[in-house]
RNA sequence: GGCAGGGUAGCUCAGCUGGUUAGAGCGGAGGUCUCAUAAUCCUCAGGUCGGUGGUUCAAGUCCACUCCUUGUCA
Numbered sequence: 001g002g003c004a005g006g007g008u009a010g011c012u013c014a015g016c017u018g019g020u021u022a023g024a025g026c027g028g029a030g031g032u033c034u035c036a037u038a039a040u041c042c043u044c045a046g047g048u049c050g051g052u053g054g055u056u057c058a059a060g061u062c063c064a065c066u067c068c069u070u071g072u073c074a
Base pairs, nucleotide, nucleotide: 001073002072003071004070005069006068007067010026011025012024013023019057028044029043030042031041050066051065052064053063054062
C1' cells in the first nucleotide's frame, strides 16, 4: 500500500428491511433481607452510537471522506 471485519454505558456485547423512548449482562450507588457478610430482590445513575459532512419527514442503521483497531495479501 490492496482487501476484509470491528468502533454503541466503566467492561463484554445486542440493536432485523431506516420508524416514533438507544437496550441486555457484568460492574457502580442506594435500599431490602441477615446478628453480620455474601447471595437474592427492588430502585437509580451512567451514552457527542469514533469524527465531519450528506441523503431523508425521520439515521446507531444508507452514502462520501476521515481517525483508531484486528486479520490477511504483497